This is a predicted structure of a 357-nucleotide part of an RNA (small-subunit ribosomal RNA, central domain) from a Candidatus Falkowbacteria bacterium. Rfam family: Bacterial small subunit ribosomal RNA. Its family is annotated with ribosome and structural constituent of ribosome in the Gene Ontology. The coordinates come from a structure-prediction model, not an experiment, and the mean pLDDT is 82. It was read from a public genome assembly.
Context: one part of a larger RNA
Order: sequence, then structure tokens, then C1' cells
RNA sequence: CUGGGCGUAAAGGGUCCGCAGGCGGUUUAGCGCAUCUCCUGUUAAAUCUACGGGCUCAACCCGUAGGCUGCGGGAGAGAUGGCUAAACUAGAGGCCGGGAGAGGCGAGCGGAAUUGCCGGUGUAGGGGUUAAAUCCGUUAAUAUCGGCAGGAACACCAAAUGCGAAGGCAGCUCGCUAGAACGUGCCUGACGCUCAGGGACGAAAGCGUGGGGAGCGAAUGGGAUUAGAUACCCCAGUAGUCCACGCUGUAAACGAUGGAUGCUAAGCAUUGGCAGUGUCGACCCUGUCAGUGCUGUCCACCUAAGCUAACGCGUUAAGCAUCCCGCCUGGGGAGUACGGCCGCAAGGCUAAAACUC
Repeated sequence: CUGGGCGUAAAGGGUCCGCAGGCGGUUUAGCGCAUCUCCUGUUAAAUCUACGGGCUCAACCCGUAGGCUGCGGGAGAGAUGGCUAAACUAGAGGCCGGGAGAGGCGAGCGGAAUUGCCGGUGUAGGGGUUAAAUCCGUUAAUAUCGGCAGGAACACCAAAUGCGAAGGCAGCUCGCUAGAACGUGCCUGACGCUCAGGGACGAAAGCGUGGGGAGCGAAUGGGAUUAGAUACCCCAGUAGUCCACGCUGUAAACGAUGGAUGCUAAGCAUUGGCAGUGUCGACCCUGUCAGUGCUGUCCACCUAAGCUAACGCGUUAAGCAUCCCGCCUGGGGAGUACGGCCGCAAGGCUAAAACUC
């Protein structure tokens, strides 16, 4: 190389876009590059195969013939791939139509609650825990009523919900903006799929500069517990959490399951459309198409089939196939050292070996 794999055993890149590359729908004609057939030349000797022979056999040796593979020349075939030309509409894209959505960005607004401050009522406790204590409180706390301030998050609706490529997205309104589904079957006419390198996005924590700071809360201080308690519990509390701009680029970034296309029993929910029934109309109901999501798959036939080491998966496959990419090859050493690239740093990416079991 061939071959085997990647849900949980080692193994799917965090996600998308996309150049090169690989692969690619239907029909016709031409070419004959790949491909195939035949003829021919060559493919040293040895080796290999067949037959014959020589050492008493064999190994070994000799002779004859043959073959593999590759290349050159000639003749032919025209399916499949390729190229050229022409055409098509089932893939893909576009136009139009009415709808759905926590998709993104910006601005404005709202109420509940916590906290602080001011004022009223009121008086000795409050808070916290298994129990306590630290802590707060007669300079009037806790409780309660009214007012003000500020920050952060949006109860109910809420769901097996929806949207987004992923990360992720939830109070309300407005503005800007992106994508998907369905219907019509009007237009283009293969314009497609995947993608090494590359680019963009990318939770939380963290970093830089400036703001903000209610609650929570690494660190830290104190109180407990304990043999100890650098913890679990309690009282405080800084960074942070929030905003703007810039960086970082990781994750159990998970469905631990790459993307695309086709095929292979069902049931339920939901969204949009169409038709029927019905109605003044709508809702409901029935059927159907497309999308999204979820569940069972057992009993006796009706089945699910199939796959899997098992668990389980099962039209959203881990089934049956094709194409493209990524990745795996015993455990530890180690996702480490060294080198390189990136980063302000923290560190990230790439990535061994000795040795050892």
C1' cells in the first nucleotide's frame, strides 16, 4: 500500500463560508485521451512454472519450452469515464404570494423584588444554625406604611414549544436587518456536493483602557465544626459578574453521533398550505402535502425489517448505498519537552523521544 474502524472501547475538526483538489443529473452527435480486444517487437543472465536429463535420491546442476509485469509499433471496438458541440428540467438558484419564530443589532419604555437613603408608626430584640457564635440593634434595629435613588434580572404566559451554522437567544414597543418553511410551477438551465490550506463566528472564566456596581460572590478576614479543617455551615467581603471598545479562542463547545444525496412499516404533537364537511363567518372535525419535534416498537398473527460486543439505534439511523472532508492504531511518560506560529499576559495551536508496564 491493501485492509479495519471512529454514540459509550483509541478515534467526528466547536461551527459555518469557501479557493485549489476530489466527486457529479437527463438526451443526442462527434473525437477516440482513459478503457477493452487482437497482431507484433522488446522485457540480459540468474530466479519462477512445465517437461526431459545429470550427480546412487534429494537439495543442487544442465537443456528445452513457457509465463508474469511494463513499454514501443500496428489494426479494431465505441458501452462507461473524459473532451467538444447542441439540447432538456427531476438537482440547484431566482421572481411572486400569504404566513410563523426568545434569529441578530440599536433605541425607548414597564412592573415585581433585593439593597441603600429620607420621613411616619412602634419597642427590644433581630439575624443565623443541627445547635451556636461572629454580626446588626436604645445614636431606635427587626417589623410596618409612604417617598426617593441605583443596579441587575425579567415571575405568570412556558410547553415533549419556537428560532439560529454552532456558541447561543425570553418583560413590552418601535426602527434597521438575516435566514428557513409552504404555495404557485412563472424564469435561468447542472449554475451542484464536499473541502486540505485560508477566512469569519465562537459559552464561561481571564486580560487591557474607561465607566458602572443593587444582589451574588473566587481571594481574604472573622465565627463555628473538627484530632486538625488552608473545606463543607454561618457573618462580612475584594476582583469579577453589568456597559463601551479591543484581546483571548478554550469547554462534558455533547446527540460524546462530520456534511450531502437517494432508498427502507408505524403513532403522537406542533407550524404553514390545499381540499372536503360545516357555518352568516370563524373555531372544531376529516383527508392530504411539506416542514419541525417527540414517543413506542411489546403482546398472538397484523410483524417492522435491518444493524450492534452489548447497551441500544431504528425515515432526525448507529439500517441499505454513493461522494468528499476530519480523525484512530496498547497504558503511562504527555496533549508534555524541544522547535515554529499566535497572544499584553494567562496561555493556545502544531507535536515527539528516552524510559517503563